[in-house]
RNA sequence: GCGGCCGGAACGCCGAAUCUCCCCUGCGGGGAGAGCCGGGGACCCAGGUAUCUGGGGUGAAUCGACGCACGUCGUAGGGCUACUCCCGGCCCGAACCCGUCAGCUAACCCGGCAGGCGCGCGAGGAGAGGAGAA
Numbered sequence: 001g002c003g004g005c006c007g008g009a010a011c012g013c014c015g016a017a018u019c020u021c022c023c024c025u026g027c028g029g030g031g032a033g034a035g036c037c038g039g040g041g042a043c044c045c046a047g048g049u050a051u052c053u054g055g056g057g058u059g060a061a062u063c064g065a066c067g068c069a070c071g072u073c074g075u076a077g078g079g080c081u082a083c084u085c086c087c088g089g090c091c092c093g094a095a096c097c098c099g100u101c102a103g104c105u106a107a108c109c110c111g112g113c114a115g116g117c118g119c120g121c122g123a124g125g126a127g128a129g130g131a132g133a134a
Base pairs, nucleotide, nucleotide: 011118012117013116014115018034019033020032021031022030023029024028035113036112037111038110039109040108045103054101055098056097057096058095063074064073065072066071077092078091079090080089083127084126085125086124087122088121
């Protein structure tokens, strides 16, 4: 000097999943608040009733065709530019949960704050804004 591996910090991305404080038998556990997010839950409205292949929720992740190999091709929809939008390009289009039960829904009630990744796409166009110089 180059390359590889491991760990940490900062910054950034998907996502609601961040910040602050208190306590304890203390390096972990418990709790509270703010903020963000989700669910349940009236009148009114919507909805005939019963049975049946039950029904429902989080999420962008739904649907179709072919193959019948659980894969291929698409698709509703979603993400990526280190201010925003446009253009082009690239990618995702899963997984899980409730348990026979839930439309909307004020008051009210309950719950979550994880996990995974990496210079992240191009100084292409437009705009905004900041700083500096004259």

Predicted 3D model of a 134-nucleotide RNA (c-di-AMP riboswitch aptamer (ydaO/yuaA leader)) from Actinomadura hallensis. The coordinates come from a structure-prediction model, not an experiment, and the mean pLDDT is 77. The source organism's lineage runs through Bacteria, Actinomycetes, Streptosporangiales, Thermomonosporaceae and Actinomadura.